[in-house]
RNA sequence: ACAGUAUGAAAAGCGCCAGAACUAAGGGAGACUUUAGUUGACGAGGAGAGGGAGGUUAUCGAGUUUUCGGCGGAAACCCUCCGGUGUGCCACCAUCGAUAAAGCACUUACAAAACCUGUCGGCGACGACGGGGACAGAAGGUGCCAAGUGGACUU
Numbered sequence: 001a002c003a004g005u006a007u008g009a010a011a012a013g014c015g016c017c018a019g020a021a022c023u024a025a026g027g028g029a030g031a032c033u034u035u036a037g038u039u040g041a042c043g044a045g046g047a048g049a050g051g052g053a054g055g056u057u058a059u060c061g062a063g064u065u066u067u068c069g070g071c072g073g074a075a076a077c078c079c080u081c082c083g084g085u086g087u088g089c090c091a092c093c094a095u096c097g098a099u100a101a102a103g104c105a106c107u108u109a110c111a112a113a114a115c116c117u118g119u120c121g122g123c124g125a126c127g128a129c130g131g132g133g134a135c136a137g138a139a140g141g142u143g144c145c146a147a148g149u150g151g152a153c154u155u
Base pairs, nucleotide, nucleotide: 014072015071016070017069019068020039021038022037023036024035025034026033027032042061043060044059048081049080050079051078052077082097083096084095085094086093089151090150091149092148103144104143105142106141107140108139115132116131117130118129119128120127121126
């Protein structure tokens, strides 16, 4: 250095890069080009089981020169089944997922990047780690609304 095996850890804003931008070296009068590289999602939250589509973007906000463009994946979404709730049972309807009720109003909270700064690595683009440092929404709580239709049975 290569190959194999075993073990461990992490991750779904996750993985990747052929467009693009940028860097270094070389070539070119220049436009540009060759090679090797760099960048390419900041946290919060999220899985009953199976299946499906990929349709202009699969929840929420923060940020705003690429968080651009694209590929793959995926917990959004849709269907079926299972389950909870709608005050015993069954079906339908509605709604949700073992924290199992949407909607509306009020209300309580919480983050990281960003930004400033230090150390380390790299010729460089840039990367890793630390310090300082604020700020969300989804969510939760309370109230309101709603708490249905049909059927069977018991008294």
The RNA shown here (glmS glucosamine-6-phosphate activated ribozyme aptamer) has 155 nucleotides and comes from a Clostridiaceae bacterium. It was read from a public genome assembly, where an Rfam model found it. Its Rfam family is "glmS glucosamine-6-phosphate activated ribozyme aptamer". The literature on the family includes a 2004 paper in Nature by Winkler et al., "Control of gene expression by a natural metabolite-responsive ribozyme". Gene Ontology terms of the family: catalytic activity and regulation of gene expression. It is annotated as a riboswitch.